[in-house]
């Protein structure tokens, strides 16, 4: 510099062809349960989706530019 994959809760990852209120596990909080701790189970906080723009009635999700992690290719006088 080329192609390809990603980026969504703290942490792992769904989330199809644009429309249900953005989700699950795992960890945090708080409860039950027990002498007590684990494990179990119940609740519960917790994010506007990497930035910025366009589309569209309606964008995590379609398009455009940027930014960073990855894996192949190329270059390397």
């Nucleotide at each position: 510099g080329c192609c390809g994959g990603g980026g969504u809760a703290g942490c792992u990852c769904a989330g199809c062809c644009g429309g249900u209120c953005a989700g699950a596990g795992c960890g945090u909080g708080g409860g039950a349960c027990u002498c007590a701790u684990a494990a179990u189970c119940c609740c519960a906080a917790g994010g506007c989706c990497g930035c910025g723009g366009g589309u569209u009635c309606a964008a995590g999700u379609c398009c455009c530019g940027c930014c960073c992690c990855c894996g192949g290719c190329a270059c390397c006088a």
RNAcentral holds the sequence, with entries from ENA. Transfer RNA from a Hadesarchaea archaeon, 77 nucleotides, folded computationally. Model confidence (mean pLDDT): 80 of 100. Its Rfam family is "tRNA". Rfam classes the family as a transfer RNA.